[in-house]
Context: one part of a larger RNA
RNA sequence: UCCUACGAGUUAUCGUCACUGGCGAGGAUAAGCAUCAUUAGUUGCGUAUUCGAAGGGAAACCGAGUCUUAAUAGGGCGUUUUUUUUAGUCAGUGGUGAUAGACGCGAAACCAGGUGAUCUACCCUUGACCAGGGUGAAGGCCGGGUAACGCCGGUUGGAGGCCCGCACCAUUAAGCGUUGAAAAGCUUUUGGAUGAGUUGAGGGUUGGAGUGAAAGGCUAAUCAAACCUGGAGAUAGCUCGUACUCCCCGAAAUGCCUUUAGGGGCAGCCUUGUAUUUUGACAUCAUGAGGUAGAGCGACCAAUAGGAUGCGAGGGCUUCGCCGCCUAUCAAGUCCUGAUGAACUCCGAAUUCGUGUUGUAUUAAUUACAGGAGUGAGGUCACGGGUGCUAAGGUCCGUGUCCGAGAGAAGAACAAUUCAGACCAUCGUCUAAGGUCCCCCAGUGGCGGCUAAGUUAUUUUAACGAAGUUGGAAUUCAGUGACAGCUAGGAUGUUGGCUUGGAAGCAGCCAUUCAUUCAAAGAGUGCGUAACAGCUCACUAGUCGAGAAUUCCGGCGUGGAUAAUAAUCGGGUAUUAAGUCGUCCGCCGAAGACGUGGAAUUGGUAUUAUGUUUUACAUGAUACUGAUUGGUAGGGGAGCAUUCCAUUUACUUAGAAGGUUAUCUGUGAGGGUUGCUGGAGUUUAUGGAAAAGCAAAUGUAGGA
Numbered sequence: 001u002c003c004u005a006c007g008a009g010u011u012a013u014c015g016u017c018a019c020u021g022g023c024g025a026g027g028a029u030a031a032g033c034a035u036c037a038u039u040a041g042u043u044g045c046g047u048a049u050u051c052g053a054a055g056g057g058a059a060a061c062c063g064a065g066u067c068u069u070a071a072u073a074g075g076g077c078g079u080u081u082u083u084u085u086u087a088g089u090c091a092g093u094g095g096u097g098a099u100a101g102a103c104g105c106g107a108a109a110c111c112a113g114g115u116g117a118u119c120u121a122c123c124c125u126u127g128a129c130c131a132g133g134g135u136g137a138a139g140g141c142c143g144g145g146u147a148a149c150g151c152c153g154g155u156u157g158g159a160g161g162c163c164c165g166c167a168c169c170a171u172u173a174a175g176c177g178u179u180g181a182a183a184a185g186c187u188u189u190u191g192g193a194u195g196a197g198u199u200g201a202g203g204g205u206u207g208g209a210g211u212g213a214a215a216g217g218c219u220a221a222u223c224a225a226a227c228c229u230g231g232a233g234a235u236a237g238c239u240c241g242u243a244c245u246c247c248c249c250g251a252a253a254u255g256c257c258u259u260u261a262g263g264g265g266c267a268g269c270c271u272u273g274u275a276u277u278u279u280g281a282c283a284u285c286a287u288g289a290g291g292u293a294g295a296g297c298g299a300c301c302a303a304u305a306g307g308a309u310g311c312g313a314g315g316g317c318u319u320c321g322c323c324g325c326c327u328a329u330c331a332a333g334u335c336c337u338g339a340u341g342a343a344c345u346c347c348g349a350a351u352u353c354g355u356g357u358u359g360u361a362u363u364a365a366u367u368a369c370a371g372g373a374g375u376g377a378g379g380u381c382a383c384g385g386g387u388g389c390u391a392a393g394g395u396c397c398g399u400g401u402c403c404g405a406g407a408g409a410a411g412a413a414c415a416a417u418u419c420a421g422a423c424c425a426u427c428g429u430c431u432a433a434g435g436u437c438c439c440c441c442a443g444u445g446g447c448g449g450c451u452a453a454g455u456u457a458u459u460u461u462a463a464c465g466a467a468g469u470u471g472g473a474a475u476u477c478a479g480u481g482a483c484a485g486c487u488a489g490g491a492u493g494u495u496g497g498c499u500u501g502g503a504a505g506c507a508g509c510c511a512u513u514c515a516u517u518c519a520a521a522g523a524g525u526g527c528g529u530a531a532c533a534g535c536u537c538a539c540u541a542g543u544c545g546a547g548a549a550u551u552c553c554g555g556c557g558u559g560g561a562u563a564a565u566a567a568u569c570g571g572g573u574a575u576u577a578a579g580u581c582g583u584c585c586g587c588c589g590a591a592g593a594c595g596u597g598g599a600a601u602u603g604g605u606a607u608u609a610u611g612u613u614u615u616a617c618a619u620g621a622u623a624c625u626g627a628u629u630g631g632u633a634g635g636g637g638a639g640c641a642u643u644c645c646a647u648u649u650a651c652u653u654a655g656a657a658g659g660u661u662a663u664c665u666g667u668g669a670g671g672g673u674u675g676c677u678g679g680a681g682u683u684u685a686u687g688g689a690a691a692a693g694c695a696a697a698u699g700u701a702g703g704a
Base pairs, nucleotide, nucleotide: 001704002703003702004701005700006699011100012099013098014097015096016095017094018093019092020091021090022089023088026051027050028049032045033044034043036041055062056061065077066076067075068074103241104240106238110231111230112229113228114227115226121205122204123203124202125201126200127199128198129197130195132164133163134162135160139156140155141154142153143152144151168192169191170190173188174187175186176185207223209219210218211217244639245638246637247636248635249634254267255266256265257264258263268375269374270372271371272370273369274368275367278364281360282359283358285356286355287354288353289352294347295345296344301341302340305337306336307335308334309333312330313329314327315326316325317324378403379402381400382399383398384397385396386395387394408419409418410417423598424597425596426595428594429593430592434588435587436586437572438571439570443585445584446583447582448581449580450579456574457573464559465558468556469555470554471553472552473551474550475549476548477547485543486542487541488540489539491516492515493514496510497509498508522537526535527534599629600628601627602626603625604624605623606622607621608620609619610618611617612616640693642690643689644688645687646686647685650682651681658677659676660675662673663672664671665670
């Protein structure tokens, strides 16, 4: 991992609602007894008890009334009357609630009673063991020495939680081992090794307890409270799992409250039934509500830029003092110009919302009551906002949309972007978005421009820079010759004055930058010199012979341009395009639309059958016609299969069940037939009862 078997909403009681049935102002018995039949019992008796037909009051009690009260008042709860009937009760089945283990599996834990010290911790009793070597304490003896001791030397001696090092005990470091040879080992290395040493046997101490040279260590591979059995199916707002089919409808991720936030209660949204019958939806018109967008602010509040004027203040001058004068300062108020605001408003929409009229469509809703839910983690995108950095695939609101619960086509791929809502079949047709050179269905389509950067060809790029190229506009100059080039001139007063060591067009300052000769020529545009000189420009003439210059606004390009798996538009590739802008004609393209056939659900119309309480209603069938049929949680409906039972019907040794091949059939769960195998039971119809359907639970057992 697979196969086979097993594996999860059950049972009882009491409520409640629906359906079916009995009786009905009444309904029903329970235990028990009897009878019949023989085990899902039948029939009868049994009226104890219980629900309903009357309520009010705490109650006594009263009663269509009663309670409160002093009350005949008022009020509360009832009765009566009206619109359709005063309807209950018992049983069965189903939905659901409560109480029980209550759909199944799953804790860590808690408590009670017992069992353990053959492991290990400590203790008691009694035994055992420690190769070899080294060091050489006290004491003794001998000698020396002393008045005598102390003292000195030699020798003897054999002390020590002494030294080195086997056994033994331990386990420092590394390597190996890590589904091991081993649920703690092996190799090398290392510490202790006469001691607080090691060890045998016997004995003692235990579960909130023991023992502990103390690590929360150890107490039988188990320890921040052992193990076994029981309470026990502890509890689990948590996780996982929860089994056949088809049909109809179809959510929510919100509000308020919650020792509440991943759970609940009520409401909202879904479904089923009954009633309601236009109340619902949309559009038109009418009439109201409102202070947003915008706008405005000599209309308030607050804030605010520049200018004019300058109450007042600061500083300076002056004065004995008052006055007075000045100002690169501050500044009220007024005037001119400008102009801001979610918590400003003299104003003020669109949309929206309330009510009413009229109309449209209708299996379209609304509303009320009753049964059953799920949801209460939401998310993307667009728009209006708050927060944040006008950051986020951020976060919090509002309106809509889609995903969620939505398949199909496009977007290379891609829950929510675009197109479009899948009943089934179809080798039929037309389109949407998007495409049409090849991959790849359809144009190497037509016309007119642009781009030369492979820009681009389905993500995005700035400030700024540039005789890229193309279109447009404006202003100037130009055959009385422009623009560019070339040739020539570019002078005189004068070295202008001042300054300066010098200053002569060209360091700097000054200015009536003037005047003269001229075709023209600045008291000089830039180089240059110490200062001159020199080169050049403005300006002029000649030559040349047709457009030239400047500014602004567009289109497409260019630089700016830098990233991490692999260069790339999805790829190949593409240049009068397969790029880009405009326009036109075809075609392709989806589960969309249409055609054809079929199914189910349902509205309308018509016909018909059955039943009843027979003008009618209920149930069913047929025909015509229209609509509908994506779907998670979830609600509702109809069925299939398995085992057993009752009644009933068939089959079978001339071959049952089971297995297996082929084939037929039903929308499906499924159901038939044939052959082979198998070797003894099986089954139709109608009902009933359930140990009643497996792919999942790190499911359980067995096998492969």
Molecule: large-subunit ribosomal RNA, domain II
Organism: Bacteroidaceae bacterium